[in-house]
RNA sequence: GUCGGGGCCCUGCGCGGCGGAAAACGCCGAACCGUGUCAGGGUCGAGAGACAGCAGCACUAAGGUGUCCAUCCGGGUGUCGUGGGCAACCCCGGCUUG
Numbered sequence: 001g002u003c004g005g006g007g008c009c010c011u012g013c014g015c016g017g018c019g020g021a022a023a024a025c026g027c028c029g030a031a032c033c034g035u036g037u038c039a040g041g042g043u044c045g046a047g048a049g050a051c052a053g054c055a056g057c058a059c060u061a062a063g064g065u066g067u068c069c070a071u072c073c074g075g076g077u078g079u080c081g082u083g084g085g086c087a088a089c090c091c092c093g094g095c096u097u098g
Stems, first nucleotide, its partner, number of pairs: 001095007009085006015078002018074004024067005034059004042051003
């Protein structure tokens, strides 16, 4: 000097991780002001009975929270896998020149 390989670096994909969204499931969740059932009490009625309905109880809305992950999205994500690129630099080897 040249050739090859590797590193560094850049990048596609896969997988993992993290975050977000949605869904599913569980739980919570309405004093004023949801629905149901409405003790007591109230109203009407001569009565039988009827009506409205507080508390309580049950359920759910908006919303909250947790779990999960097959889905979607994202990155200053990874001692991961795999492919591509690679000017310079670093390492190794071959050849060659002085």